[in-house]
């Protein structure tokens, strides 16, 4: 210098003027001063919690989730470390990562044959049965029939460990050596695993649980529009006092009242109370909170009477314009001078997680090549 690889941080400063939302603090009141006022994802709303209101003897099914190990954590399906498996020259990156020997069940297409394995082409002709040649005999060769053969070839995603030497009529873990595989032992680790020129076993028990299923573990519902609290006008409800009248068709309204209803089995009218709408209040924003620095830990995390930080709307504020720096690009020796570009997206009770979406910018660690000391 090239090409990656893994992680962290920024994602504009300032300063004027017009405005917007909380809150102090002044005013009789317009108002006026101070002062805070989005994000790393506030976003999807996938997990987990807190809280809050609703259900709940107690065991069970059924459903759903989760599933290597150990640890952190209030909790998780999260995070750190670790183990085996895959891809990578590597740095790293991904794993739906408990049981096929409890039972059911699949496996298209191609293949002979997809499971209590199978002869299609190949290979054989010892043994068996027939016959035909040869040959004095014994026998030896041919051709059929029955067969015996997972070496080789071909089909598949998958065909019953590999190499090698024996062995055989041809062949096979059939025999044996070695490598791989199970079972033990025996070190090493807390554990999943790891190692072993140790014993033992010719090798069982082929795939698939992102099919049923079996084992473990975990699960009640709802959700700040949850939930308290004050509470109008109107029309039901109830108390108790007054009470004989009360409503009304037609009409734009009013009045009246005669059809019509209702009414002392109490209409109507007061007063009052209670339940609940609308509104308002509160929950509500300082909390398993963040960030720093110190300890402890490989780390996630913890621990700390140490430092700083935090908005609370609710037809829902957080904005606009200007200048100056800050990036970029062109001109210039320079001083300056013209010109440009800013991303994904915005609180809604709150907080640890996870995914996802993002124009530039910068840093830190490591890796394989090339080259020079």
């Nucleotide at each position: 210098g090239a090409a990656g690889u893994g992680g962290a941080u920024c994602g504009g400063a300032g300063a004027a003027u017009c405005g917007c939302c909380g809150c102090g603090c002044u005013g009789a009141a317009a108002g006026g001063c101070g002062u805070g006022g989005a994000g790393g994802a506030a976003a999807g709303u996938c997990c987990g919690a807190a809280c809050u209101c609703c259900c709940a003897c107690g065991g069970g099914c059924a459903g759903c989730a989760g599933g290597c190990u150990g640890g952190c954590u209030a909790a998780c399906g999260g995070c750190c470390a670790g183990g085996c498996g895959u891809g990578g020259c590597g740095a790293c990156a991904c794993g739906a990562c408990g049981g096929a020997a409890a039972g059911u069940g699949c496996a298209a297409c191609a293949g002979a044959a997809a499971a209590c394995a199978a002869a299609c082409c190949g290979c054989c002709g010892a043994c068996c049965g027939g016959u035909c040649u040869c040959g004095c005999a014994a026998g030896a060769g041919g051709c059929c029939g029955a067969g015996g053969u997972a070496a080789g070839g071909g089909u598949g995603a998958a065909a019953u460990g590999g190499u090698g030497c024996g062995g055989u009529a041809a062949g096979a873990g059939c025999g044996c050596a070695c490598c791989g595989c199970g079972u033990u032992c025996c070190g090493c680790g807390u554990g999943a695993g790891c190692g072993g020129u140790g014993a033992c076993g010719g090798c069982a028990u082929g795939g698939c649980a992102a099919a049923c299923c079996c084992c473990c573990u975990g699960c009640g519902g709802a959700g700040c529009a949850a939930g308290a609290c004050c509470a109008a006008a109107u029309a039901g409800g109830g108390a108790c006092g007054c009470g004989a009248u009360g409503g009304a068709a037609c009409c734009g309204c009013c009045c009246g009242u005669u059809a019509c209803c209702g009414u002392u089995u109490g209409a109507g009218c007061g007063u009052c109370c209670g339940g609940g709408u609308a509104g308002g209040u509160u929950g509500c924003u300082c909390g398993a909170c963040c960030g720093c620095c110190g300890c402890g830990g490989c780390a996630a995390c913890g621990c700390g009477a140490g430092c700083g930080g935090c908005a609370g709307a609710u037809g829902a504020a957080u904005g606009a314009u200007u200048c100056u720096c800050g990036c970029c690009c062109c001109c210039g020796c320079a001083a300056g001078g013209g010109g440009g570009a800013g991303a994904c997206a915005a609180a809604a009770u709150u907080c640890g997680g996870c995914u996802u979406a993002c124009a530039g910018a910068u840093c830190c660690a490591c890796u394989u090549c090339a080259c020079g000391c």
A computed fold for a 373-nucleotide RNA from a Thermoanaerobaculia bacterium, annotated as Bacterial RNase P class A. It is recorded under the gene name rnpB. Rfam family: Bacterial RNase P class A. About the family: Ribonuclease P (RNase P) is a ubiquitous endoribonuclease, found in archaea, bacteria and eukarya as well as chloroplasts and mitochondria. RNAcentral holds the sequence, with entries from ENA. The coordinates come from a structure-prediction model, not an experiment, and the mean pLDDT is 78.